[in-house]
Molecule: transfer RNA
Organism: Anaerolineaceae bacterium
RNA sequence: GCCUACGUAGCUCAGUCGGCAGAGCACUCCCUUGGUAAGGGCGAGGUCAUGGGUUCAAAUCCCAUCGUGGGCU
Repeated sequence: GCCUACGUAGCUCAGUCGGCAGAGCACUCCCUUGGUAAGGGCGAGGUCAUGGGUUCAAAUCCCAUCGUGGGCU
């Protein structure tokens, strides 16, 4: 330099024939216990890497850029 995959909650990841953004763990509060652990319930937490385009509508489609992994030279 070229090719390719990926970037979504604190962490690990779902969600891509375009239509309200989710799970598990972690965290807050509560229930349960004499007290722990385990278990149960409520809740908070997101500019969906950045910028632009298409569209009534974009995490999702297109372009560029940045970052990470892999491959080739």